[in-house]
RNA sequence: GCAUUCCUUCGGGGCAGGGUGAAAUUCCCGACCGACGGUGAAAAGUGGUACGCCACUUUAAGUCCGUGACCCGUUUGAUAUUCGCGCAAACGGUGGAUCUGGUGUGAUUCCAGAACCGACAGUUAAAGUCUGGAUGGGAGAAGGAAAAA
Numbered sequence: 001g002c003a004u005u006c007c008u009u010c011g012g013g014g015c016a017g018g019g020u021g022a023a024a025u026u027c028c029c030g031a032c033c034g035a036c037g038g039u040g041a042a043a044a045g046u047g048g049u050a051c052g053c054c055a056c057u058u059u060a061a062g063u064c065c066g067u068g069a070c071c072c073g074u075u076u077g078a079u080a081u082u083c084g085c086g087c088a089a090a091c092g093g094u095g096g097a098u099c100u101g102g103u104g105u106g107a108u109u110c111c112a113g114a115a116c117c118g119a120c121a122g123u124u125a126a127a128g129u130c131u132g133g134a135u136g137g138g139a140g141a142a143g144g145a146a147a148a149a
Base pairs, nucleotide, nucleotide: 004146005145006144007143008142009141010140017029018028019027031129032128033118034117035067036066037065038064042059043058044057045056046055047054048053062116063115071093072092073091074090075089076088077087098114099113100112101111102110120132121131122130
């Protein structure tokens, strides 16, 4: 230095204003939001330079490649006299959405424009945004420990 194991901490945002109505942050007009890793020609900073650029660091995609939450299933385990429900772990399945123009060797990532998407349960009325499972889980991020003192 790499790998592995363990510990600690962190780890999701959003209906302003208006219309209809007995009732809607759920419908309509309109507004707003964008988890994690990767890629990335843009931006900023630092250093170098033969002044052409080069190197490093940080930031950078909701729609690309993957992951996660929710839901479903299988197996195993614990509990139980047995089965089922429920619980835990592993594995698997399901699971949304982008085009056009420009630049260029190269862009679904840059620039410009126009679009589109969003689990489950609940609700005086249909929810990406309210309430709830959730003071949960989680992709993962940072830090620390692993011979003896």
Molecule: FMN riboswitch aptamer (RFN element)
Organism: Virgibacillus chiguensis